The prediction has a mean pLDDT of 86. Predicted 3D model of a 96-nucleotide RNA (c-di-GMP-I riboswitch aptamer) from a Gemmatimonadaceae bacterium. It matches the Rfam family "c-di-GMP-I riboswitch aptamer". Its family is annotated with cyclic-di-GMP binding in the Gene Ontology. From the family's description: GEMM was predicted in a large-scale screen for bacterial structured RNA regulatory elements. The organism belongs to Gemmatimonadaceae, within Bacteria.
RNA sequence: ACGCGACAAGGGCAAACCCGGCGAAAGCCGGCGACGCAAAGCUUCGAGGCUACCGCGUGCACGACCUCGUGCCGCCACGCCAGUCGAGCCGCCGAA
Numbered sequence: 001a002c003g004c005g006a007c008a009a010g011g012g013c014a015a016a017c018c019c020g021g022c023g024a025a026a027g028c029c030g031g032c033g034a035c036g037c038a039a040a041g042c043u044u045c046g047a048g049g050c051u052a053c054c055g056c057g058u059g060c061a062c063g064a065c066c067u068c069g070u071g072c073c074g075c076c077a078c079g080c081c082a083g084u085c086g087a088g089c090c091g092c093c094g095a096a
Base pairs, nucleotide, nucleotide: 004094005093012037013036018031019030020029021028022027035083041089042088043087045086046085047084048081049080050079055075056074057073059072060071061070062069063068
C1' cells in the first nucleotide's frame, strides 16, 4: 500500500413514530428520537422500485352541445428513492 473486518480504540451516521416547513404526490429539509449501518460518506452511470401535477386515451359515467367540462380508470418522468442493488470517487482504525 492492497485485501480483509475484531465482544479492539476513538468516534461517526441516524430508521420508524411525532412536531414544524416545502411539494400535487412520491419524497425532501429542520427538530426530537434510535431501527439499524464498516462506508447508512459523496455521485443517478446501469438496473430496479415509488409518485403522476402536466400531458395522452373519447376508456366509462354525467352534464352540455359538436367535442368541451367534471369525476373515475388506464398509460406516462422531466419528479423521487444513495438506508434497493450494482458501479465510480474519497475515507477513520489495525486484531485474526